[in-house]
Molecule: Bacterial RNase P class A
Organism: Anaerolineales bacterium
RNA sequence: CAGGUUAGUUAGGCGAUUGCAGGUGAGGUAUUCGCCCCAUCUGAGGAAAGUCCGCACUCCAAAGAGCUUGAUGUCGGGUAACACCCGAAGCGGAGUAAUCUGCUGGACAGGGCCACAGAAAUAAACCGCCGAAGUGAGUGCCCCGGCAUUCGCUGGCAACGGUGAAAAGGUAGUGUAAGAGACUACCGGCGCAGAUAGUAAUAUUUGCGGCCAGGCAACCCCCAUCAGGAGCAAGACCAAGCAGGAACGAGAGGCUGCUCGUCUCAAUUGAGUUCCGGGUAGGUCGCAAGAAGUAUUGGGUGACCAAUACUCCAGACAGAUAAUCGCCCAAGUGCUUGCGCUGGACAAAAUGCGGCUUAUAAACUGACCUGGGGA
Numbered sequence: 001c002a003g004g005u006u007a008g009u010u011a012g013g014c015g016a017u018u019g020c021a022g023g024u025g026a027g028g029u030a031u032u033c034g035c036c037c038c039a040u041c042u043g044a045g046g047a048a049a050g051u052c053c054g055c056a057c058u059c060c061a062a063a064g065a066g067c068u069u070g071a072u073g074u075c076g077g078g079u080a081a082c083a084c085c086c087g088a089a090g091c092g093g094a095g096u097a098a099u100c101u102g103c104u105g106g107a108c109a110g111g112g113c114c115a116c117a118g119a120a121a122u123a124a125a126c127c128g129c130c131g132a133a134g135u136g137a138g139u140g141c142c143c144c145g146g147c148a149u150u151c152g153c154u155g156g157c158a159a160c161g162g163u164g165a166a167a168a169g170g171u172a173g174u175g176u177a178a179g180a181g182a183c184u185a186c187c188g189g190c191g192c193a194g195a196u197a198g199u200a201a202u203a204u205u206u207g208c209g210g211c212c213a214g215g216c217a218a219c220c221c222c223c224a225u226c227a228g229g230a231g232c233a234a235g236a237c238c239a240a241g242c243a244g245g246a247a248c249g250a251g252a253g254g255c256u257g258c259u260c261g262u263c264u265c266a267a268u269u270g271a272g273u274u275c276c277g278g279g280u281a282g283g284u285c286g287c288a289a290g291a292a293g294u295a296u297u298g299g300g301u302g303a304c305c306a307a308u309a310c311u312c313c314a315g316a317c318a319g320a321u322a323a324u325c326g327c328c329c330a331a332g333u334g335c336u337u338g339c340g341c342u343g344g345a346c347a348a349a350a351u352g353c354g355g356c357u358u359a360u361a362a363a364c365u366g367a368c369c370u371g372g373g374g375a
Base pairs, nucleotide, nucleotide: 001371002370003369004368005367006366007365008364009363010362012328013327014326015325016324017323018322020043021042022041023040024039025038027036028035029034045346049357050356052355053354054353055352056351057231058230059229060228064260065259066258067257069227070226071225072224073223074088075087076086077085078084089104090103091102092101093100094099105222106221110220111219112216113215114214126161128157129156130155133154134153135152136151137150138149139148140147141146169187170186171185172184173183174182188212189211190209191208192207193206194205195204196203197202235285236284237283238282244276245275246274247273248272251265252264253263254262255261292311293310294309295308296307297306298305299304331342332341333340334339335338
């Protein structure tokens, strides 16, 4: 100097004029609600998006048990909590590297599946090997009963080769008629009993045992842990207004999957259900001071935690957060190298917060990796 990896910051800036909404303060008017005017402060994001998780908050009067249903799933930590974040363990994948990234309880509780190919996918013989045991038909030799050999049957084998994702662990030997963990040595896996390190998941290692027949649980299932439901159009309050009628009627309703249990109202002086018809749909609160933000110091590998100091950074309700002008600027581009032209992506609060996911132009800063050059 170039390329890359990773963490963070910003998300055009400044000024003037006019305008809108809210907060605070002062004044005026008014019976009140309210209205007018002045000053000052603030005013749409890193994702406000998706609505996928978790929670705060509100209501279901209060409290429970069982079933069902659903979610998570290695270990340790963070957090209000989480399916999120941090670190680690095991098995992987990509890259020269920095680094990025996938998966994670149980297959001896049980059920089920493993297509096609292949002889066969929990069990077997396609290509074959053997002729020890039994047996049929031949050929040759020897010399009367044997030897060798060929083909076949009963039989023995699963070692070689093939198929496949996967076919009874691997190498070498002993042994056999031919083979085979049948046996032996070493190795691998598994089981049992230990040692060392670690908080742990695990890692390394010692001894014994021929135990050696797999995979799939984002198939059903089993185990452990957790979970009541609905959602700001939740919910609370105020004002105004009206018009009731008919039929049925003994149990009705709530705990928002079901059952038990429990509670409330009612029981013919009628709870409640259905049908016909009428009125209202206006206002206030909820509504932003918080699991809040920023800075410094300390602790921690880190997520994060603690202490101190400072700050208040939208709260609209048919819905404010804007318009115009000037200058500067990221970036691009033209040419006469100094001027001109264009001029910044994704995108817009509506109960809030912590995450995750998705979209995204441009600029800056730190650390690290690779290549080239120089000292």